[in-house]
Molecule: Glycine riboswitch aptamer
Organism: Alphaproteobacteria bacterium MarineAlpha5_Bin7
RNA sequence: AUUGUUAUAGCGGGAGAUACUGUUAUUCGUACAGAGCCGAAGGAGCAACGACCCGGAAACUCUCAGGCAAAUGGACCGCUAUAUUAAA
Numbered sequence: 001a002u003u004g005u006u007a008u009a010g011c012g013g014g015a016g017a018u019a020c021u022g023u024u025a026u027u028c029g030u031a032c033a034g035a036g037c038c039g040a041a042g043g044a045g046c047a048a049c050g051a052c053c054c055g056g057a058a059a060c061u062c063u064c065a066g067g068c069a070a071a072u073g074g075a076c077c078g079c080u081a082u083a084u085u086a087a088a
Stems, first nucleotide, its partner, number of pairs: 002087003006083008018035001020034003024031002036068003042064001043062003049055002
């Protein structure tokens, strides 16, 4: 020189589920109330295992939060750049 780990930024890809209902209001953006649903922001829970009070994983489970036309968001993946660190 080069390749990888981790982090950040930019660009791209990125699923699921009511464009639900209303003796309601409305500035038409939405608010309030009701019932139904989704899991891939976040969060919580658990196995094996261990030094066994306790610690301990997820895309599994839960659905607090978030979401259910489009938009926004979106775990994760790819490319690029910077930094970090390991090998050589």